[in-house]
RNA sequence: GUCCAGUCCUCGGGGGGCCGCGCUUGAGCGGCUGAGAGGCGGGUAAGCCCGCAACCCGUAGAACCUGAUCCGGGUCAUGCCGGCGAAGGGAACGGGCAUACGAGGUUCC
Numbered sequence: 001g002u003c004c005a006g007u008c009c010u011c012g013g014g015g016g017g018c019c020g021c022g023c024u025u026g027a028g029c030g031g032c033u034g035a036g037a038g039g040c041g042g043g044u045a046a047g048c049c050c051g052c053a054a055c056c057c058g059u060a061g062a063a064c065c066u067g068a069u070c071c072g073g074g075u076c077a078u079g080c081c082g083g084c085g086a087a088g089g090g091a092a093c094g095g096g097c098a099u100a101c102g103a104g105g106u107u108c109c
């Protein structure tokens, strides 16, 4: 400097870890980080799978995945924090209304 920011609708993407105690086939309770840590229903011999809900995210996309059985720090422990990251992927460059200000945002110039 440009752009963005709100709201509604439709559609789409995504994750569910770690620790302590308890139960011993039963059944959970508590703690940590986080927006969310598996709430409801169904299927399965089981692992697990499917649907829905909540939550987050949809291209200026760090929601989320990969690298990664990675590196440093810290923790009882863990992506807990930082790095990695001017890495690679990643779901609408959807539509309607609003768009004064510009707190603020940025992996844009």
Stems, first nucleotide, its partner, number of pairs: 001108001003105002006097004010092001011058004017032005039052005064089003070083004

The RNA shown here (TPP riboswitch aptamer (THI element)) has 109 nucleotides and comes from Phenylobacterium aquaticum. It matches the Rfam family "TPP riboswitch aptamer (THI element)". Rfam describes the family as follows. Vitamin B(1) in its active form thiamin pyrophosphate (TPP) is an essential coenzyme that is synthesised by coupling of pyrimidine and thiazole moieties in bacteria. Model confidence (mean pLDDT): 75 of 100. It was read from a public genome assembly, where an Rfam model found it. The source organism's lineage runs through Bacteria, Pseudomonadati, Pseudomonadota, Caulobacteraceae and Phenylobacterium. Of the family's consensus pairs, 100% are formed in the model.